[in-house]
This record gives sequence, C1' cells and structure tokens, in this order.
RNA sequence: GCUCGUGGUCUAGCGGUUAUGACAUCGCCUUGACAUGGCGAAGGUCACCGGUUCGAAUCCGGUCGAGC
Repeated sequence: GCUCGUGGUCUAGCGGUUAUGACAUCGCCUUGACAUGGCGAAGGUCACCGGUUCGAAUCCGGUCGAGC
C1' cells in the first nucleotide's frame, strides 16, 4: 500500500419490512436401537468509536485485528 472483519464455524447482503442460508447444538416425529430423513427451537452489541443521511451491516474518517 491492497483486501477483509456478519450467531459456535462458514456464508448472503451493495442505503429502506423482523440481517440470509448451510453445518453444528437442543427438542419432537420416524426405528427394536442407531444412522439417515422430516418438523421445530435457541443462538447476532454486523470488530470498536465518530460522522453523513429521514433511514447505515452497507457510504466517509479514525482505531484495533487478520491475510497478502
């Protein structure tokens, strides 16, 4: 200098409804039992601070951290 930071992990989002999905976790159904499968639930200070805007995960500045 460039890119990036979003539930436990990975990830969508590109200014406007309650932040998306997968895996994992928990409950129920299914089985003699397990696995698979089906249904449902919980889980997010969107790294932090400030600014712009009617409205910011999203745009701007700074800080911290990671990668190159």
The prediction has a mean pLDDT of 83. Predicted 3D model of a 68-nucleotide RNA (transfer RNA) from a Methanobacteriota archaeon. It matches the Rfam family "tRNA". Taxonomically the source falls in Methanobacteriota (Archaea, Methanobacteriati).